[in-house]
A computed fold for a 529-nucleotide part of an RNA from an uncultured bacterium, annotated as small-subunit ribosomal RNA, 5' domain.
The coordinates come from a structure-prediction model, not an experiment, and the mean pLDDT is 86.
Context: one part of a larger RNA
């Protein structure tokens, strides 16, 4: 000089940070992932509308029916859920950095071509019936789709022995002027989705070179082991996996063992070189009660997902079931220590959705905590009878000291009133122009005006009122080291970072006066350097 500190004593505001370093210990409760009716079939709620009935206050009020309408619990379906957030247990590793590589895959996004016919046959939910204490699960039976499977079509796609063979798709929504129409639509357009194929962008995996603690009281280690061939496998090279050959590979330039440790931009010190360090933020890796292990998928061997064992916990009708806070808050334990079971989705970023908007403990904001940085206050000026009181004192006096009072002013912050931005840009509806259109509908794009949208927040600023009023401590004073006297004590009682004080005049102990330093702080501990 510094800290994610913590203790002692004090402690006025305010901005910005930062806050379980220990038990990767156990954890009540409440929230953290949903969205989409413009994929579907339906209709448990709510609301409009229509019909019927009733009662009477003749238009209200209860009921009843109607998915057809605005929704919409549950359910088929599609997207996400592998991101967001967490914590450092394990790794000493191609784990991280770093510069390179080729044998690779990539939803959603952008760009290009080319297609988007024509059929089928389930399942849920629903209905019906059983079993169970509950989770829950059986069996019958109806049904729709962007849910499943054929069938055509098929290239610059995949396989080929180069003849030839395999392979796709779904539809949904607005508008509409002529034709045709079983009156349902076709049909023309616009969007939007869907299939193949190319390419891009992001993102991912995978090899290599070099660099990454300590310990030799660890010196030898390795049988799928080094390497070939031929085959599985993968999205891809590779002994990743097998079978057969072959006998290697690694190490004194430190293998193997053993202990610690998540690495990095960086933090801190330091003139630098180096040293320590890896909170907070950034990026990469590993975890997700322990162990293992595959679904699903574009992508996971998957915190708030699935099966199996284990070790707890909880429920039980004793047959069986439930759970996973290293998400945010909060509760026990631990521990010198480390916060609130708070607003908001207004911005900002995600996720779904054509959008309206839904959701988000991401976020962005408030609460507490001097934990740290910085910043401003606790008053300005005047005021000698140098007051009184206190200390000392050689008894003259000196000091405390312009310090107080006294007089004259100012209101920063606090407090009360009152005004007050910025963070808001969007969306929605409507005018016009432009694109596309058969087309002046619809859509899309720019412009204009309406109308509104802020948790924070009684915000930030600002003006007023009115009082000096409401606001200083805390270490030290023998040397190192700025600051000296008295009184008590008497090798005691105590001090000490060191050297060292204390045994009757202690500047070194306790105490007062006064004095040095810092100051909403100040000293002690502990760690670094």
């Nucleotide at each position: 000089a510094u800290u994610g500190a913590a203790c002692g004593c004090u402690g006025g505001c305010g901005g910005c940070a930062u806050g379980c370093u220990u038990a990767a210990c156990a954890c009540a409760u409440g929230c953290a992932a949903g969205u989409c009716g413009a994929a579907c079939g339906a209709u448990a709620a709510c609301g409009a509308u229509g019909u019927c009935u009733a009662g009477c206050u003749u238009g209200c009020u209860a009921g009843a029916c109607a998915g057809g309408c605005g929704a919409c619990g549950a359910g088929u379906g599609g997207c996400g859920a592998a991101c967001g957030g967490g914590u450092g247990a394990g790794u000493a590793a191609c784990g991280c950095g770093u510069a390179g590589g080729a044998a690779u895959u990539u939803a959603c996004c952008u760009u290009a071509u080319a297609g988007u016919g024509g059929g089928g046959g389930a399942c849920a939910a629903c209905c019906u019936g059983g079993u169970g204490a509950a989770a829950a699960c059986c069996a019958g039976g109806c049904u729709a789709a962007u849910a499943c499977c054929g069938c055509a079509u098929a290239a610059g796609c995949c396989c080929u022995a180069a003849g030839g063979g395999g392979g796709a798709a779904a539809g949904c929504g607005g508008g509409g002027g002529a034709u045709c129409u079983u009156c349902g639509g076709a049909c023309c357009u616009c969007g939007u989705g869907c299939u193949a194929u190319a390419a891009g962008a992001u993102a991912a995996g995978c090899c290599u070179g070099c660099g990454u603690u300590a310990g030799a009281u660890u010196a030898g280690c390795u049988a799928g082991u080094c390497g070939g061939u031929a085959g599985g496998g993968u999205a891809a090279u590779g002994g990743c996996c097998u079978a057969c050959c072959a006998a290697a590979g690694c190490a004194a330039c430190g293998a193997u063992c053993u202990a610690u440790a998540g690495c990095u931009g960086g933090u801190u010190u330091g003139a630098g070189a180096g040293g320590a360090u890896g909170a907070u933020c950034a990026g990469c890796c590993a975890c997700a009660c322990u162990g293992g292990g595959a679904c699903u998928g574009a992508g996971a061997c998957a915190c708030g997902g699935c099966c199996c064992a284990g070790a707890c916990u909880c429920c039980u009708a004793c047959g069986g079931g439930a759970g996973g806070c290293a998400g945010c808050a909060g509760u026990g334990g631990g521990g010198a220590a480390u916060a609130u079971u708070g607003g908001a989705c207004a911005a900002u970023g995600g996720g779904g959705g054509c959008a309206a908007c839904c959701c988000u403990g991401a976020u962005c904001c408030a609460g507490c905590a001097a934990u740290g940085c910085c910043g401003c206050g606790u008053g300005u000026g005047u005021g000698a009878a140098g007051a009184a009181g206190g200390c000392c004192c050689u008894a003259g006096g000196g000091u405390u000291g312009u310090a107080a009072a006294g007089c004259a002013c100012u209101u920063u912050c606090a407090a009360u009133u009152g005004g007050g931005a910025a963070g808001a840009a969007a969306a929605u509806a409507u005018u016009c122009a432009g694109c596309u259109u058969a087309a002046u509908a619809a859509g899309c794009u720019g412009a204009g005006u309406a109308c509104u949208u802020g948790a924070c927040g009684g915000u930030a600023c600002c003006a007023a009122u009115a009082c000096a009023a409401g606001a200083a401590g805390c270490a030290c004073c023998g040397g190192c080291u700025a600051a000296c006297u008295c009184c008590g004590u008497g090798c005691c009682a105590g001090c000490a970072g060191c050297c060292g004080c204390g045994g009757u005049a202690a500047u070194a102990c306790g105490g007062a006066g006064g004095g040095u330093g810092c100051a909403a702080g100040c000293g002690u501990u502990a760690a670094u350097c």